RNA sequence: GGGGGCGUAGCUCAACGGCAGAGCAUCCGGUUUGCAUCCGGAAGGUUAGGAGUUCAAAUCUCCUCGCCUCCACCA
Numbered sequence: 001g002g003g004g005g006c007g008u009a010g011c012u013c014a015a016c017g018g019c020a021g022a023g024c025a026u027c028c029g030g031u032u033u034g035c036a037u038c039c040g041g042a043a044g045g046u047u048a049g050g051a052g053u054u055c056a057a058a059u060c061u062c063c064u065c066g067c068c069u070c071c072a073c074c075a
Stems, first nucleotide, its partner, number of pairs: 001071007010024004018055001026042005048064005
């Protein structure tokens, strides 16, 4: 330098182009003498950044950034 893959909540991951979610963690409450377990609830997101297409984009297209991987080049 070229090809491919990935980037979504604190973490691990979902989500036919049509309401952004789950589990764990955190917080509150219940249960308990108390803790753990268990049960209920709450909070938490510029979907890496920008632009485009579309009535509508996490999803499609382009550019940029970061990570992984393969190839090439130099030494």

RNAcentral holds the sequence, with entries from ENA. Predicted 3D model of a 75-nucleotide RNA (transfer RNA) from a Patescibacteria group bacterium. Rfam family: tRNA. By type it is a transfer RNA. From the family's description: Transfer RNA (tRNA) molecules are approximately 80 nucleotides in length. NCBI's taxonomy places the organism under Bacteria, Bacteria candidate phyla. Model confidence (mean pLDDT): 82 of 100.